[in-house]
A computed fold for a 526-nucleotide part of an RNA from an uncultured bacterium, annotated as small-subunit ribosomal RNA, 5' domain. RNAcentral holds the full RNA, with entries from ENA and SILVA. The prediction has a mean pLDDT of 86.
Context: one part of a larger RNA
This record gives sequence, C1' cells and structure tokens, in this order.
RNA sequence: AUUGAACGCUGGUGGCAUGCCUAACACAUGCAAGUCGAACGGUAACAGGCCCUUCGGGGUGCUGACGAGUGGCGGACGGGUGAGUAACGCGUGGGAAUCUGCCCUUCGGUGGGGGAUAGCCCGGGGAAACUCGGAUUAAUACCACAUACGCCCUACGGGGGAAAGCGGGCCUCUGCUUGCAAGCUCGCACCGAUGGAUGAGCCCGCGUCCGAUUAGCUAGUUGGUAGGGUAAUGGCCUACCAAGGCGACGAUCGGUAGCUGGUCUGAGAGGACGAUCAGCCACACUGGGACUGAGACACGGCCCAGACUCCUACGGGAGGCAGCAGUGGGGAAUAUUGGACAAUGGGCGCAAGCCUGAUCCAGCAAUGCCGCGUGGGUGAAGAAGGCCUGCGGGUUGUAAAGCCCUUUCAGCCGGGAGGAAAAGCAUCGGGGCUAAUAUCUCGGUGUCUUGACGUUACCGGCAGAAGAAGCACCGGCUAACUCCGUGCCAGCAGCCGCGGUAAUACGGAGGGUGCAAGCGUUAAUC
Repeated sequence: AUUGAACGCUGGUGGCAUGCCUAACACAUGCAAGUCGAACGGUAACAGGCCCUUCGGGGUGCUGACGAGUGGCGGACGGGUGAGUAACGCGUGGGAAUCUGCCCUUCGGUGGGGGAUAGCCCGGGGAAACUCGGAUUAAUACCACAUACGCCCUACGGGGGAAAGCGGGCCUCUGCUUGCAAGCUCGCACCGAUGGAUGAGCCCGCGUCCGAUUAGCUAGUUGGUAGGGUAAUGGCCUACCAAGGCGACGAUCGGUAGCUGGUCUGAGAGGACGAUCAGCCACACUGGGACUGAGACACGGCCCAGACUCCUACGGGAGGCAGCAGUGGGGAAUAUUGGACAAUGGGCGCAAGCCUGAUCCAGCAAUGCCGCGUGGGUGAAGAAGGCCUGCGGGUUGUAAAGCCCUUUCAGCCGGGAGGAAAAGCAUCGGGGCUAAUAUCUCGGUGUCUUGACGUUACCGGCAGAAGAAGCACCGGCUAACUCCGUGCCAGCAGCCGCGGUAAUACGGAGGGUGCAAGCGUUAAUC
C1' cells in the first nucleotide's frame, strides 16, 4: 500500500460498487422454458350469438378464444459452479481433411396419390405412477410414385435421389355468371442446389506450478499395409507385418491447481493472486450409455447401476437448487421465500401478444470507495466544576453560558424532468409488387397510448441549533505528560522491555496526540 475479509468499541446521511472464500454437504416450498388455432382433428373451462325451455336449465364450435392431444420451432441459448483437469485444457501464432438450424445472395422446383395414428368414444387392469384392448379420424405427421438445371455414386455404359401447405385480397382472363372457385395476385412457409455470414469439430509450433527422498516408462505401445468408423484427418478401431516410441533439454510417478484478459504490490525488473466484469474449458446426486436433433452424449430429457430421501394397499412407484429466493448443517464469516417485463436482450408467433428469478429495479449489510453533515460569528467576569500546584497561581479555555445569525442533510408539505422509441390506428397525386385504385409492403404525416423503480432525480416552501462523534494511542522506535491507585502482585507487550513503595510503560483520572463515521485488532499478499 492492499483485501470478496472477520472480531471489538462506536455509528448521521447520500451516490456507486460488492456480498458462502468453508460442506461439488443435504434440501421443505414457490418460481426459473415455453410458444404457435395463420400446420391439424377438435371443444374441457370462460364470454357472446342462435334454438328449445317446466324459467331450474338444456342444446348448438356458429364467434371470441382455448384445457388436453397430434405437429412445428425452441428446451444445445441464457443462468450456476470450479469438483475434475498439468492437458492442444488454456494463451498465442499457424494449418487442412470438415459440418453449420435460423439469416443473406443466386439458380431451379413445389405434380398426382396412399395407408396409418394420438385425441374423442367404448371396455379392461392398477392403491398410485400409469397402462392394455376395440372402433373411428385429421394434418406442414408418415409412405411410396412422377419429375431432376444443378446434386450424389460410377467400372463412364449408366444408376440414385425431393417437396406442404396456410393466410389476406381481387374479378383482368376461364367456369357457373349473384358472388365464389380448381382463376389471378400478395405474404409467410416447403424442396433441391450455389456462394456467404455466423457458430462449431480437428491438427501443429511455442509458452504454461512443486518434488529426483519419483530414473527409467511403454504391447495398440511406435510405424507401415488393407479395411471399418466419423461431418472430417488420425491406432480412433480391427486384421496382418515390422520393432519401434519417450526420457537428466527431467520421461514415468507423486503432490497441488480450472486457464486467460487481468487484479494487488513495486521506481522498475519482479513477486503474489485469478472474487466481481469479459473470453475459453469442464461439470450438473455418483458412475456408465446411447436416443432425438443442424447442434447434446443434453443442469430443470431418456435408459441402466449405485448411495440417499419420500409415497405405498408391500405388488410397485417418485426425486435430484453447482438457476432465483429460502431452510438445515459446516464456519470467524457472506443478504429478501421482494417488484416488473417499463427499458435492453432472448424463445415462439404474420401480428396482437405470451413466456423470460436473463435483465432492470427495490430490500438487507459502514463490506469497500467517494461526497456531505454533526453548525457559523461574537463572547474574559478568563464564571462554575474538574485536574495540577511551589497555594501565588496554572490548565481545561473563546471552550461553555450569553448575544447575533444560517438551515446543507435528515423530517413534513407541494411542484416535477428524463429513462419512451416503437408497435397499433388513421391518412397521403408518395415508392414497389400487380390486371388492379384491392391486399401486402416500404416511406412521410397525424393521432392514441405504454414506467417496475416512484413518496424518482431535481426545484420550491415550513419549523428550529434544532435529530447527528467516536476510536486508538501518549517509555524509545513514534506525534503526544502529570496525579492517584498498585507494589515482580494485578497486569502490559510488535521489538527493546516495563512492574519488587514516588511506575510519563500496569489500572483510573485530568490533559494531550493521531485518524474520523469510523477507529483499532487479527489474518493474508507485495
């Protein structure tokens, strides 16, 4: 000088930060990942319409909407933790044998069919979790057919391989000729391919703690050939062949540890550390495994084994806070079972919107840094009291009182920005698409709203010095001295050392010194 600190005494206020460093110990409860009806069959609840009504109500998916279900996208992000890892894990610089949903660019396409299945209904089993059978049904679910510029395979002859619709508007053409449609058009989707962007996988050079009281280690081991596997290279795996490979420039083994940007210190070199914030990695009760998928071997998915906890009708089931709060435990020690999606961002959706313990805020804590205040002026009879005294006095001390002022902050009352731009709606001889003045879309203009914080910041007013100072030290180092008590006792102490009858060193008092809403102590680093 510093700290994610703790402890003791004390404590007015604001801003900004920070807050389980220990048991990767166990967890009650709530919430933390949903969304889409513009993919689908539908209608459990709510509201409306219509019909019936004995006025109790009943029926009807017709509409707004929508439980459960099929389907799509997202649950691989975001959030947590640091157990493991001394490693291509990380940092840095290179590389080639790769994949990449959503997004952008370009090219081409989207034809005609089929069979199921959940839900619903009926029936059965079970304490439950759940599950079985029958009948019926839809799709952007599933299947094969057609087509194939490009794509894939090829022995260059050839062979293989795709799709899905939904919504809005219109009547130019065709059909019935009212309006609608198999028509037109717009939007969003869909399929095949191209390039990009982004993200990810892989390989290599160099760097990356301690121990030699660890000196030898290694059989898929090192290399080759052939094959398998993967998105992809490769002993990654397998068969065969060869006998290699690493090591005092520290292999192997043991210990410790997530790495980095950085942080602290220091003149620097260096040393120590790796909280918060950011990048990467690893993990998700312990161990193992794959499935789905563009992406996982998946924190709030699945299966198996194990430990633990819970339910049970004893047959069998359920669970995983190292998400946010919170509880027990451990510990010197670390917070609310709060508010809001207003902003920023994310998922889904055409949108409205829904979800979001990410996030933004609030609460608690002097844990830290910074700011402000606890009053200002005047006031000598140098009051009283305290302490000391050589008894004259000295000191506390302009300090107080008194007098004159001020009102920051806190308190009360009132006013009051900004964080909000959009989206929506309306409108326009505007631009684009189009047959079109429609729809859609872009742009302009107008309008209407949207704030958790919040009793916001800030401003004005009111009252009254009113509500606001402590802590450590005073032998030397080291700024600051006397009295009383005690008598090697009680005690102090960072080092030297104090205390055995006048102790500036113990305890108290008066006085003083230093810091100050803090001050000391302890721990730790330089």